The RNA shown here (c-di-GMP-I riboswitch aptamer) has 79 nucleotides and comes from Sulfurovum sp. Its Rfam family is "c-di-GMP-I riboswitch aptamer". Rfam's curators write: GEMM was predicted in a large-scale screen for bacterial structured RNA regulatory elements.
RNA sequence: AUUUGAAAAAGCCAAACUUGUUGUGAAGCAAGGACGGAAAGUUAUGGGUCUCUUGUAUGGAGAUCGCCAAACUGCCAGU
Repeated sequence: AUUUGAAAAAGCCAAACUUGUUGUGAAGCAAGGACGGAAAGUUAUGGGUCUCUUGUAUGGAGAUCGCCAAACUGCCAGU
């Protein structure tokens, strides 16, 4: 530099659910907890899904990156 995740190892993240808390809500945060994950790291850029609002529609304001794509970055091992 390239490409792969077969085997191995070291760490990493943490779904559902429970409790507390913030929010009208989707959901967020903290603790517990592990279903899973090689980008389940970052960015709401495109699409999707969801919420609120409203003058009901090609509207507005939001949520989700653990739905897909894209961009940037990155651990271990192999080639």
Its mean pLDDT, the model's own confidence on a scale to 100, is 81.
Lineage of the source: Bacteria > Pseudomonadati > Campylobacterota > Sulfurovaceae > Sulfurovum.
The model forms 95% of the base pairs in the Rfam consensus.